[in-house]
RNA sequence: AUAUUACAUCUGGGGUGCCAUUCGGCUGAGAUAUACCCAUAGAACCUGCUCUGGUUAGUACCAGCGAAGGGAGAUAAUUAGUCAAUCAA
Numbered sequence: 001a002u003a004u005u006a007c008a009u010c011u012g013g014g015g016u017g018c019c020a021u022u023c024g025g026c027u028g029a030g031a032u033a034u035a036c037c038c039a040u041a042g043a044a045c046c047u048g049c050u051c052u053g054g055u056u057a058g059u060a061c062c063a064g065c066g067a068a069g070g071g072a073g074a075u076a077a078u079u080a081g082u083c084a085a086u087c088a089a
C1' cells in the first nucleotide's frame, strides 16, 4: 500500500524429464507419488519451443521470450495474508 488475502473442508486443474557401459547421476515442491503444486491478485501448467543466449554428461538446467496467448471454485471463517521500500543479522 492492498484485500474475502492466511488456515480448514469439499470439488476441480496440472506435470512426471535429461544423462549414463552398468551400479546410478542432475535439477526441482514434485520426475507416477495413499504424494507435490495450483484454482482468476491465476508463471500450477500448456502453446510459442528440439526457439534465442549461457552452461553442461545432457533436447536436462539458468535467463530471455512474458506489460505474449491460453488456463481450473464453492462453503465456512474473520485479518492470522500478500506486495514494495528501508534497516539489521
Stems, first nucleotide, its partner, number of pairs: 001082002008075003011039004016033001017026003045070003051064004